Overview: Predicted 3D model of an 89-nucleotide RNA (c-di-GMP-I riboswitch aptamer) from Syntrophomonas sp. UBA1368. It matches the Rfam family "c-di-GMP-I riboswitch aptamer". Rfam's curators write: GEMM was predicted in a large-scale screen for bacterial structured RNA regulatory elements. It was read from a public genome assembly, where an Rfam model found it.

RNA sequence: ACAGAAUAAAGGCAAACCCCUUGAAAAAGGGUGACGCAAAGCUACAGGGGCUAACGUGGGAAUUCCCGCUAUGCCAGCCAGUUGCCGAG
Numbered sequence: 001a002c003a004g005a006a007u008a009a010a011g012g013c014a015a016a017c018c019c020c021u022u023g024a025a026a027a028a029g030g031g032u033g034a035c036g037c038a039a040a041g042c043u044a045c046a047g048g049g050g051c052u053a054a055c056g057u058g059g060g061a062a063u064u065c066c067c068g069c070u071a072u073g074c075c076a077g078c079c080a081g082u083u084g085c086c087g088a089g
Base pairs, nucleotide, nucleotide: 012037013036018031019030020029021028022027035077041082042081043080047079048078049075050074051073056069057068058067059066060065
């Protein structure tokens, strides 16, 4: 100097509940709050998986009502892709 992983240090993120806003909903943003996280950083048209079902559509006598199908909507704290802090022996 390079590689490298344990442990520590410096820190980081922020679940659920509750409140407000947006949205058809899933969910997202903000506040509060910490369940946890070595990527709980980023990526949803690189891939898989999951959620919702407005529009559309099929059926039921059916404009109202009910059931089903469906993502262009959503989830990265589901798997995954990708980038990355410190660094003993």